[in-house]
Formats: sequence, structure tokens, C1' cells
RNA sequence: CGGGAUGUAGCCCAGGUGGUAGGGCGCUUGUCUGGGGGGCAAGAGGUCGUCGGUUCAAGUCCGGUCAUCCCGA
Repeated sequence: CGGGAUGUAGCCCAGGUGGUAGGGCGCUUGUCUGGGGGGCAAGAGGUCGUCGGUUCAAGUCCGGUCAUCCCGA
């Protein structure tokens, strides 16, 4: 320098052919238990790496860019 993959909550991930963003673990509160551990219920937590474009509408489509990883030179 060229090509490719990935980027979504504190962590790990899902998200069909664009249509109000989900799960597990963790966290908070309540409850059961003498306590721990554990069970159950409820709740908080996300400008979807970033900038722009298309569209009535973008995590999803298009372009630029950044980070990490892989391949080639």
C1' cells in the first nucleotide's frame, strides 16, 4: 500500500425481504430462607464505532472515516 472480517447495554451475543432495539450473565429493589447460597417477581441501563447520503421511515441499503483482527505485497 491492496483485499477481507468484525464493531449493538458493564461483559458475551441475536436482530428474516428497511417499519417503535431484544436475550443470557451481571447490577438495583422487593419477596421466600435464621444467615449464606439459591428460587421467584419487578426495575434501571443503548445517540447500534464515527461522519454523511438514500428513504415517509435505516442497526439493516450506499459512500467516507476510525479501531481491532486476518490474508497478500
Predicted 3D model of a 73-nucleotide RNA (transfer RNA) from a Cellulosilyticaceae bacterium. It matches the Rfam family "tRNA". By type it is a transfer RNA.